[in-house]
Transfer RNA from Pterulicium gracile, 72 nucleotides, folded computationally. RNAcentral holds the sequence, with entries from ENA and Rfam. Rfam family: tRNA. Rfam classes the family as a transfer RNA.
This record gives sequence, structure tokens and C1' cells, in this order.
RNA sequence: GGCCCUAUGGUCUAGUGGUAAGAUACCCGCUUUGGGUGCGGGUGACCCCGGGUUCGAACCCCGGUGGGGCCC
Repeated sequence: GGCCCUAUGGUCUAGUGGUAAGAUACCCGCUUUGGGUGCGGGUGACCCCGGGUUCGAACCCCGGUGGGGCCC
């Protein structure tokens, strides 16, 4: 220098055009003498950045940035 993959709550992941889902963590309640476990509820991401396409974009297209890989 060229090519490919990847970026979504604090963390790990799902979601391939139409209200962003789950686990974990955190908070509250029940259970317990208390803690833990278990059960129920709640808080929390406008989806890496900019632009484009579309009635509508996390999703499609272009460029950029960070991370990983391959080739030279």
C1' cells in the first nucleotide's frame, strides 16, 4: 500500500428496511434472624462519526475513525 471482518446500555450478545430484545451488573420488594440463593418489579444504548438512498435506516450505499485478520 491492497483486501476482508468488526463497532449496539457498565459488561457480553441478538436484531439484515417499520416501537432496539435478552443475559449479567445496579436499584427496590418478597423470601431469611441476617447474608447468599430463588422469585417479582424497575433503571439503563436515539445503535462509532459524517454524508447519501428511502415515506421510513442499527440494517442498504459512499467516505472516515478505532479494533482484529490476510497478502505484498